[in-house]
RNA sequence: UGCUUAUCAAGAGAGGUGGAGGGACUGGCCCGACGAAACCCAGCAACCAGUGAGAAGAAGUAAUAUCUUUUUUUCGCAAGGUGCUAAUUCCUGCAAAGAUUCAUUACUGAAUGCUUUGGGAGAUAAGGA
Numbered sequence: 001u002g003c004u005u006a007u008c009a010a011g012a013g014a015g016g017u018g019g020a021g022g023g024a025c026u027g028g029c030c031c032g033a034c035g036a037a038a039c040c041c042a043g044c045a046a047c048c049a050g051u052g053a054g055a056a057g058a059a060g061u062a063a064u065a066u067c068u069u070u071u072u073u074u075c076g077c078a079a080g081g082u083g084c085u086a087a088u089u090c091c092u093g094c095a096a097a098g099a100u101u102c103a104u105u106a107c108u109g110a111a112u113g114c115u116u117u118g119g120g121a122g123a124u125a126a127g128g129a
Stems, first nucleotide, its partner, number of pairs: 001129001003127006013041001015040003021031003025093001027091002042085003046082003050077011089121001094118005099112005
């Protein structure tokens, strides 16, 4: 760098340095001198690793229980490797269905941070190339 799988509606500071930006991008809408980004400290606990207690299966040993190893899984502890600490990934972008409002004789058309579902894009972790 790109590929695969999983997760993304919870959680996390009135701290210090710093000084003007930031929320990936689009269109919105927000945050910010009552101090943005970044760094340090502090905190949270998503994945991997660690550890404790269960449940189910498989293999070995002396036939069973037992014992040992291993796979899957549940709950907890701690916080090592990453990560994260405004707003559902802040909403949205493509598609389908519905709802509401307006226009129309009707068919139908238009609008909408309205609802649901599936994609796309993105973020994070793990794996292997």
Description:
Predicted 3D model of a 129-nucleotide RNA (SAM riboswitch aptamer (S box leader)) from Salipaludibacillus agaradhaerens. The model forms 97% of the base pairs in the Rfam consensus. Model confidence (mean pLDDT): 82 of 100.